Two RNAs folded together computationally: RNase P RNA and transfer RNA, 456 nucleotides in total. The prediction has a mean pLDDT of 80. It holds a member of the Rfam family "Bacterial RNase P class A". Gene Ontology terms of the family: ribonuclease P activity, dimeric ribonuclease P complex and tRNA processing.
[in-house]
RNA sequence: UGGAGGGGGCGGGCGUCCGCUGCGCCCACCGCGGGCGUAGAGGAAGGUCCGGACUCCAGACGGGCAGCAUGCCGGGUAACGCCCGGCCGCGGCAACGCGAGGGAAAGUGCCACAGAGAGCAGACCGCCCUCGGAUCAGGCCGGGGGUAAGGGUGAAAGGGUGCGGUAAGAGCGCACCGCCUGGCCGGCGACGGACAGGGCACGGUAAACCCCAUGCGGAGCAAGGCCGAGUAGGGGGGUCGAGGGUCGCCCGUCCCCGCCGCCCGCAGCAGCGGGCGAGGCCCCCGGGUAGGCUGCUGGAGCCUCGCGGCGACGCGAGGCCAAGAGGAAUGGACGCCGCCCCGCAGGGCACAGAAUCCGGCCUACAGCCCCCUCCCGCCG
RNA sequence: GGGGCCGUAGCUCAGUUGGGAGAGCGCAGCGUUCGCAAUGCUGAGGUCGAGGGUUCGAUCCCCUUCGGCUCCACCA
Numbered sequence: 001u002g003g004a005g006g007g008g009g010c011g012g013g014c015g016u017c018c019g020c021u022g023c024g025c026c027c028a029c030c031g032c033g034g035g036c037g038u039a040g041a042g043g044a045a046g047g048u049c050c051g052g053a054c055u056c057c058a059g060a061c062g063g064g065c066a067g068c069a070u071g072c073c074g075g076g077u078a079a080c081g082c083c084c085g086g087c088c089g090c091g092g093c094a095a096c097g098c099g100a101g102g103g104a105a106a107g108u109g110c111c112a113c114a115g116a117g118a119g120c121a122g123a124c125c126g127c128c129c130u131c132g133g134a135u136c137a138g139g140c141c142g143g144g145g146g147u148a149a150g151g152g153u154g155a156a157a158g159g160g161u162g163c164g165g166u167a168a169g170a171g172c173g174c175a176c177c178g179c180c181u182g183g184c185c186g187g188c189g190a191c192g193g194a195c196a197g198g199g200c201a202c203g204g205u206a207a208a209c210c211c212c213a214u215g216c217g218g219a220g221c222a223a224g225g226c227c228g229a230g231u232a233g234g235g236g237g238g239u240c241g242a243g244g245g246u247c248g249c250c251c252g253u254c255c256c257c258g259c260c261g262c263c264c265g266c267a268g269c270a271g272c273g274g275g276c277g278a279g280g281c282c283c284c285c286g287g288g289u290a291g292g293c294u295g296c297u298g299g300a301g302c303c304u305c306g307c308g309g310c311g312a313c314g315c316g317a318g319g320c321c322a323a324g325a326g327g328a329a330u331g332g333a334c335g336c337c338g339c340c341c342c343g344c345a346g347g348g349c350a351c352a353g354a355a356u357c358c359g360g361c362c363u364a365c366a367g368c369c370c371c372c373u374c375c376c377g378c379c380g
Numbered sequence: 381g382g383g384g385c386c387g388u389a390g391c392u393c394a395g396u397u398g399g400g401a402g403a404g405c406g407c408a409g410c411g412u413u414c415g416c417a418a419u420g421c422u423g424a425g426g427u428c429g430a431g432g433g434u435u436c437g438a439u440c441c442c443c444u445u446c447g448g449c450u451c452c453a454c455c456a
Base pairs, nucleotide, nucleotide: 002375003374004373005372006371007370008369009368010367012337013336014335015334016333017332018331020040021039022038023037024036025035026034027033042351046362047361049360050359051358052357053356054220055219056218057217059254060253061252062251063250064249065248067216068215069214070213071212072086073085074084075083076082087101088099089098090097091096102211103210107209108208109205110204111203124151125150126147127146128145129144130143131142132141133140159177160176161175162174163173164172178200179198180197181196182195184193185192186191224294225293226292227291234285235284236283237282238281239280240279243257244256245255260277261276262275263274264273265272266271287455288454289453301320302319303318304317305316306315307314308313338349339348340347341346381452382451383450384449385448386447387446390405391404392403393402399436407423408422409421410420411419429445430444431443432442433441
């Protein structure tokens, strides 16, 4: 210098004027308001894909079943399906990247078409042996048998390469590689290494059912609480009534509440059976109101430094406060500069905008800056 | 703001042990009729919203993304 890989940061700047929202102070005030000061979108505020905080739903705990999610190992974290470090596999010359990466010798299902054969398989062609016919002989025709080396089908055909062996072949024998089993060594572990034994059994699919391990209640700030306005606090149905009461279903232990009123029948009493009602809870129809306050922003918060750790991160000290609206503010104009389109004139400034709040993931994004690393060529 | 559902031919929709992409209406051509309608026969028409993955193979299973529909206020 050319090409490539990884990480981090910014994402128009300054000034003037006029507006908008919150807060503070002052003035005015029945009410409406006015002035000054100060703060005012993001790295993704987005998709709502995960995990929480918070709130409500219930009387508490335990067990089983069902359902859902996750899935190499070890750490981090409030938690996670996130992050960090490692192992293994794949890709790349390399820096590095990617991986839903448990179990297919527990069981079931499926493997279309093609093909002889698709699951403890298979002789279609071929190869070889043999018998018979024909023939001088071979080739040929027919029958019987051996053979998984070769061809062919397929995504996939029951280890691979080589040598020996054989009628032809074959783990049939041997060497190497792969695989399985066994203990040994190293590592917390995933796993790795060397050794011995075994000719080799065990196809694929679990983002099919399933098995194993671990975890999990549901709803969501339109949650929820307080106040007010308004009407018809209307109508219908179900359920409980002596038992009932929970957040999928069932069971167990404990706990809590209750066994009200009237009528009829049976009965000697105790009581039993039935009906109705007030009442509790649930559902549906119908009606009214579209108001205020709160939850509402100081938090697993941000910045700097030090220490521990390879790292994610943790601990300590010091400093800081930075939107909080509610149909929804954060805008507009002008000037100068920067960048892009561009002959000029002129135009444009990526993706996109908070809605209870955090930690992640994913997706969108013009352009710019910084750091580290690898490869090739050349120069020193 | 939050929850749920859907996307297949021009329109309305089917489509499962994952292997053929379909039905009705519409459209085109031919027949029938003097002509039209109705009817009969034949035919065209599809990135299964988009991209990626699992699998031999995906409308179907999984992930990401785009678009659309619908429901949630208080008295209660």